This is a predicted structure of a 75-nucleotide RNA (c-di-GMP-I-GGC riboswitch aptamer). Its Rfam family is "c-di-GMP-I-GGC riboswitch aptamer". Gene Ontology term of the family: cyclic-di-GMP binding. The coordinates come from a structure-prediction model, not an experiment, and the mean pLDDT is 89. Of the family's consensus pairs, 100% are formed in the model.
[in-house]
RNA sequence: AGCGAGAAGGGCAAACCCGUCGAGAGGCGGGGACGCAAAGCCACGGGACCGUCCAGGUCAGCCGGGCCACCGAAC
Numbered sequence: 001a002g003c004g005a006g007a008a009g010g011g012c013a014a015a016c017c018c019g020u021c022g023a024g025a026g027g028c029g030g031g032g033a034c035g036c037a038a039a040g041c042c043a044c045g046g047g048a049c050c051g052u053c054c055a056g057g058u059c060a061g062c063c064g065g066g067c068c069a070c071c072g073a074a075c
């Protein structure tokens, strides 16, 4: 450094419900846990979604990619 354990200490939090913001996708806060070893951050590529269309947006818990990071068995 790769890697990721029926390891330790911890972390995050899907659906759903409540409040709130938004035209919407959806965001934020609280409750709640299906899951997650980057489910930390970034819309760069693809994709999905909103928008009649366009303009413009949303999603990082869809996949790649970039950046940063706790712990330490085996290999």
Base pairs, nucleotide, nucleotide: 002075003072004071011036012035016031017030018029019028020027021026034061040067041066042065044064045063046062047059048058049057050056